[in-house]
RNA sequence: ACGGCGGGAGAGUCCCGUGACGGGACGCCGAAGGAGCAACCUCCCCGGAAUCUCUCAGGCCGAAGGACCGCAGU
Repeated sequence: ACGGCGGGAGAGUCCCGUGACGGGACGCCGAAGGAGCAACCUCCCCGGAAUCUCUCAGGCCGAAGGACCGCAGU
């Protein structure tokens, strides 16, 4: 580094059409991704850079996904 297994949060109402689901209005969440600032790192140059900020994407029943953590393995 990679895959596997386990843990894994947050945020909704109404209306319409529906078998699953889809659409609209307004509201909301941040922990895929993306973007921004920046502590910090650095030969103090270049550059790298968050769990902060934004919310484009994504998400707000459940499933899926899921930063991050743990375990063994290659």

About this RNA
Model confidence (mean pLDDT): 80 of 100. This is a predicted structure of a 74-nucleotide RNA (Glycine riboswitch aptamer) from a soil metagenome. Of the family's consensus pairs, 90% are formed in the model. It matches the Rfam family "Glycine riboswitch aptamer". About the family: This family represents the bacterial glycine riboswitch.